[in-house]
RNA sequence: AGGGACUUAGUUUAAUGGUAGAAUCACUGUCUUCAAAACAGUUCGCGUAGGUUCGAUUCCUGCAGUCCCUG
Numbered sequence: 001a002g003g004g005a006c007u008u009a010g011u012u013u014a015a016u017g018g019u020a021g022a023a024u025c026a027c028u029g030u031c032u033u034c035a036a037a038a039c040a041g042u043u044c045g046c047g048u049a050g051g052u053u054c055g056a057u058u059c060c061u062g063c064a065g066u067c068c069c070u071g
Base pairs, nucleotide, nucleotide: 001070002069003068004067005066006065007064010024011023012022013021018054026042027041028040029039030038047063048062049061050060051059
């Protein structure tokens, strides 16, 4: 320099155009002499800027970051 893949919650991830789910972490409650475990609940998210569309995590383009391949 050229080509390709990926970016969603503190972490690991699902969702192929129609209100973004789960696990785990954290917090609260029940239980317990206390704690742990178990059970119940709460909080937290689509990298960024545009475009298409009635509607975008999803489709298109630019930018940023990570990784891989070729030279």
Molecule: transfer RNA
Organism: Sterigmatomyces sp.